Record summary:
This is a predicted structure of a 689-nucleotide part of an RNA (large-subunit ribosomal RNA, domain II) from Marinilabilia salmonicolor JCM 21150. The coordinates come from a structure-prediction model, not an experiment, and the mean pLDDT is 84. The full RNA is in RNAcentral, with records from SILVA.
[in-house]
Context: one part of a larger RNA
RNA sequence: GCCUACGAGUUAUUCCUUACCGGCAAGGUUAAGUAUUUCAAGAUACGCAGCCGAAGCGAAAGCGAGUCUGAACAGGGCGAGAGAGUCGGUAGGGAUAGACGCGAAACCAGGUGAUCUACCCAUGGUCAGGUUGAAGUCCCGGUAACACGGGAUGGAGGACCGAACCAGUAAACGUUGAAAAGUUUUUGGAUGAACUGUGGGUAGGGGUGAAAGGCCAAUCAAACCUGGAAAUAGCUCGUACUCCCCGAAAUGCAUUUAGGUGCAGCCUUAUGAAAGUUUAGCACAGGUAGAGCUACUGAUAGGACGCGAGGGUUUCAUCGCCUAUCAACUCCUGACAAACUCCGAAUGGUGCUAAAUGAUUCAUAGGAGUGAGGGCAUGGGUGCUAAGGUCCGUGUCCGAGAGGGAAAGAACCCAGACCACCGUCUAAGGUCCCCAAAUGUAUGCUAAGUUGAAGAAAACGCGGUAUGGUUGCACAGACAGCUAGGAUGUUGGCUUGGAAGCAGCCACUCAUUUAAAGAGUGCGUAACAGCUCACUAGUCGAGCGACCGUGCAUGGAUAAUAAUCGGGCAUAAAGCAUGCUACCGAAGACGUGGAUUGAUAAUUUAUUAUCACUGGUAGGGGAGCAUUCCAAGUCCGCUGAAGCAGUAUUGUGAGAUAUUGUGGAGGGAUUGGAAAAGCAAAUGUAGGC
Numbered sequence: 001g002c003c004u005a006c007g008a009g010u011u012a013u014u015c016c017u018u019a020c021c022g023g024c025a026a027g028g029u030u031a032a033g034u035a036u037u038u039c040a041a042g043a044u045a046c047g048c049a050g051c052c053g054a055a056g057c058g059a060a061a062g063c064g065a066g067u068c069u070g071a072a073c074a075g076g077g078c079g080a081g082a083g084a085g086u087c088g089g090u091a092g093g094g095a096u097a098g099a100c101g102c103g104a105a106a107c108c109a110g111g112u113g114a115u116c117u118a119c120c121c122a123u124g125g126u127c128a129g130g131u132u133g134a135a136g137u138c139c140c141g142g143u144a145a146c147a148c149g150g151g152a153u154g155g156a157g158g159a160c161c162g163a164a165c166c167a168g169u170a171a172a173c174g175u176u177g178a179a180a181a182g183u184u185u186u187u188g189g190a191u192g193a194a195c196u197g198u199g200g201g202u203a204g205g206g207g208u209g210a211a212a213g214g215c216c217a218a219u220c221a222a223a224c225c226u227g228g229a230a231a232u233a234g235c236u237c238g239u240a241c242u243c244c245c246c247g248a249a250a251u252g253c254a255u256u257u258a259g260g261u262g263c264a265g266c267c268u269u270a271u272g273a274a275a276g277u278u279u280a281g282c283a284c285a286g287g288u289a290g291a292g293c294u295a296c297u298g299a300u301a302g303g304a305c306g307c308g309a310g311g312g313u314u315u316c317a318u319c320g321c322c323u324a325u326c327a328a329c330u331c332c333u334g335a336c337a338a339a340c341u342c343c344g345a346a347u348g349g350u351g352c353u354a355a356a357u358g359a360u361u362c363a364u365a366g367g368a369g370u371g372a373g374g375g376c377a378u379g380g381g382u383g384c385u386a387a388g389g390u391c392c393g394u395g396u397c398c399g400a401g402a403g404g405g406a407a408a409g410a411a412c413c414c415a416g417a418c419c420a421c422c423g424u425c426u427a428a429g430g431u432c433c434c435c436a437a438a439u440g441u442a443u444g445c446u447a448a449g450u451u452g453a454a455g456a457a458a459a460c461g462c463g464g465u466a467u468g469g470u471u472g473c474a475c476a477g478a479c480a481g482c483u484a485g486g487a488u489g490u491u492g493g494c495u496u497g498g499a500a501g502c503a504g505c506c507a508c509u510c511a512u513u514u515a516a517a518g519a520g521u522g523c524g525u526a527a528c529a530g531c532u533c534a535c536u537a538g539u540c541g542a543g544c545g546a547c548c549g550u551g552c553a554u555g556g557a558u559a560a561u562a563a564u565c566g567g568g569c570a571u572a573a574a575g576c577a578u579g580c581u582a583c584c585g586a587a588g589a590c591g592u593g594g595a596u597u598g599a600u601a602a603u604u605u606a607u608u609a610u611c612a613c614u615g616g617u618a619g620g621g622g623a624g625c626a627u628u629c630c631a632a633g634u635c636c637g638c639u640g641a642a643g644c645a646g647u648a649u650u651g652u653g654a655g656a657u658a659u660u661g662u663g664g665a666g667g668g669a670u671u672g673g674a675a676a677a678g679c680a681a682a683u684g685u686a687g688g689c
Base pairs, nucleotide, nucleotide: 001689002688003687004686005685006684011097012096013095015094016093017092018091019090020089021088022087023086024085027052028051029050033046034045035044036043037042056063057062066078067077068076069075100238101237103235107228108227109226110225111224112223118202119201120200121199122198123197124196125195126194127192129161130160131159132157136153137152138151139150140149141148165189166188167187170185171184172183173182204220206216207215208214241624242623243622244621245620246619251264252263253262254261255260265370266369267367268366269365270364271363272362273361275360276357277356278355279354280353281352282351283350284349290343291341292340297337298336301333302332303331304330308326309325310323311322312321313320373398374397375396376395377394378393379392380391381390382389403414404413405412418594419593420592421591423590424589425588429584430583431582432568433567434566438581440580441579442578443577444576445575451570452569460555461554464552465551466550467549468548469547470546471545472544473543481539482538483537484536485535487512488511489510492506493505494504518533522531523530595614597612598611599610600609601608602607603606625678627675628674629673630672631671632670634668635667636666643662644661645660646659647658648657649656650655
């Protein structure tokens, strides 16, 4: 992992509540018990104790269709007026119980453990071999005597090396191991605070601990066993057959509350009522968007005027005068605000009337679930006008929604799946091939493979190209090219070492000759020279410039799984722009047949016809299938029951029926009743593979 079996809303109660069914009814009902009867379960009769209801109000005495408060004949509160209960059964829900099932860590009580291990007590045992050589003693030397020195002897030590023994330093291996702590190599101690045998002691908030919260039988920040006990679990997981109808919520308020719960909201079922919605008209309330501000509060740029202040000046002081300073009020121009408003919409809201629509609305009662929401669009707050961010409002979808498109995708576009069909038309989106349908048509643009959709690019640059506009020059010859000229006063004046068109300064930068030629547009020289330009003539012969826009391209252009538009590929496109005509394309619409549910109508009263409806999680409601047992009357079976394995038929489905083989003794249908009544999941339990 698979298979088989088992495995979770049950049962009880003089309880509460609602619906339905039945009995009796202003009443309803008996309990224990007794008697009779029956094979038994039970049935019948008696039993009227008790309970509920028919009257309430008050704390009560009490009064009573009233009563309480009160001084009250007031007012007010609760009642009556306005009459249905009760007993039993079934079902939904609640309460109390383990209360749908499994699951803690823990707490308490009584016991069992020191054969492991910690420490202690008693009594025993063990430690190859080698080394070192303390005290003491003896001898010799030495001393006045000691001291002291030397040599022997001696055999001390938590002494040394190193087996047994004890330990466990480092590494490798082992890690479903040979082993629930080991093996190999290496290492520490090895006469000691040593190791060890046997017997005994200390016990769970207790022991023991050279102290690590260590150890106390593979268990220790409180052992193990049994019991209280099915502890409790606002938590996690699981919770079993079918079909049909409806169908949510992730919000508000409160909460030792925030992943829980109560009430409300939203769903469903029953009953009842007569609304609901949209549009139009009329009538209302309002202070948003916008706008405005010499209409307030505040903020605010420039200017005019200049109260007042600062500074300077003057004076004995005052007065006065001045100002590159600040600046009130007022005026002119400009302009801001969620907590500003002289103003002020659109939408939206409320009421009335009318029309349309057609069950969408409301009330009461039974049952819920939800109370983690999310994306997108839009109005805002917050944040960085950041976030697949966060918090509100409005709408929508996902949630609980399948189908087509967007290569692929919860919520983007299209569109809401009752079933069947090898029928038709469309939506979004597409029509070269992958891939259904145009290598369609018309006119342009793009040369960058730009691009090939919606899925990103900017400031800035650009004589890429197409096109629109404004303006200038041009057959009296433009623009570009070529030929020639481009001069004189003069080297203008100043400056300067020099300054001659061309370092710099000045200017009324003038004048002459000219077709034209600047007191000079650049290069150049130390300064000149030289080259050139403006300007002019000739040649040539038709368009040439400047500016402002628009379209498409172009540079700017850099990222992480794999280069690429989804791919192949595509250039008068299969790209971009603007039209047009076809076609394809979905579970949409239509067609044909069938089914469920509801409404209406008809009748044969369970059928027919018509119309509408039938996505669905939590959840509510309805109708059924299957299993086991019981009762009643009944049926089948050794001429073959159940079970098992096939086949066929049948029902929307759970399933059912027939038959073949196997099997070898029980089984079924109908109508009712009762449940140990349906498994894929619970790291479910047991067995097998």